[in-house]
RNA sequence: CGCUCACCCCUGGGCGGGAGCGGGGGACCCACGUACCCCGGACUCCGGUCCUCGGGGCGAAGCGCGUCCGCGGACGUGCCGGGCGAACCUCCGUCCGAGCCCGACAGCUCACCUCGCAGGCGGCAAGAGAGGUUCG
Numbered sequence: 001c002g003c004u005c006a007c008c009c010c011u012g013g014g015c016g017g018g019a020g021c022g023g024g025g026g027a028c029c030c031a032c033g034u035a036c037c038c039c040g041g042a043c044u045c046c047g048g049u050c051c052u053c054g055g056g057g058c059g060a061a062g063c064g065c066g067u068c069c070g071c072g073g074a075c076g077u078g079c080c081g082g083g084c085g086a087a088c089c090u091c092c093g094u095c096c097g098a099g100c101c102c103g104a105c106a107g108c109u110c111a112c113c114u115c116g117c118a119g120g121c122g123g124c125a126a127g128a129g130a131g132g133u134u135c136g
Stems, first nucleotide, its partner, number of pairs: 001122004009018003020117006030107001040051004054105001055102004062079007080097006
């Protein structure tokens, strides 16, 4: 100086504050469901504590089919999603489709409550240090 992202700006000597941008929970109605009952595992001093297979959240990071497999995944393939190349769309090129969290529990959702504002990269310039090669 740029990229990704909500993760950016202002103020203040600092703790902090402001503005803004995002996430989650949370009524009627709507949606889901439609006999009833029950509604994961372990421990418990019965107040709770821990766990993750059910379910759920952030995120683009999903869904099929086939093969292999130590059943966790790997590979191939199709559809789909996302980033970059100044800009909406199209085309083309190129890359990505991870990871983390909640803890039996949550649809939407006014009021209301609450949380985050991080991390990871690329180019150029300057300075410093180290190493290598060649020559003398």
Molecule: c-di-AMP riboswitch aptamer (ydaO/yuaA leader)
Organism: Frankiales bacterium